A computed fold for a 101-nucleotide RNA from a Myxococcales bacterium, annotated as c-di-GMP-I riboswitch aptamer. Rfam family: c-di-GMP-I riboswitch aptamer. Rfam describes the family as follows. GEMM was predicted in a large-scale screen for bacterial structured RNA regulatory elements. NCBI's taxonomy places the organism under Bacteria, Pseudomonadati, Myxococcota, Myxococcia, Myxococcales. The prediction has a mean pLDDT of 83.
[in-house]
RNA sequence: CCUCGAGAAAGGCAAAGCCGUCGAAAGGCGGUGACGCAAAGCCAGUGCCCUCACGCGCGCGUCGGUCAGCUGACGGGCGAACGGGUCGAACGGUCUUCGAA
Numbered sequence: 001c002c003u004c005g006a007g008a009a010a011g012g013c014a015a016a017g018c019c020g021u022c023g024a025a026a027g028g029c030g031g032u033g034a035c036g037c038a039a040a041g042c043c044a045g046u047g048c049c050c051u052c053a054c055g056c057g058c059g060c061g062u063c064g065g066u067c068a069g070c071u072g073a074c075g076g077g078c079g080a081a082c083g084g085g086u087c088g089a090a091c092g093g094u095c096u097u098c099g100a101a
Stems, first nucleotide, its partner, number of pairs: 004099002012037002017032006035088001041094003045091002049085003056079003060075006
């Protein structure tokens, strides 16, 4: 130095839940709280995964316009996707505390 990881030491981080806050949502941040963690430090790069307001497409409903075909507004549903998110999921990149066997 690499591998490895002690019922070792010194420190470190902080899941769920709850409170506040931002967001359409997923989720983020702060506080509280500890389930866990040797990279549970950092990077959203790759493929998954989660979400998708606005806008778009397709039905439905209501109220209108039109002789009719058709069509307008609004409401809600479904779909795809731009985009967003997650590193405490995998891989990859990068930096890194301690030292028994």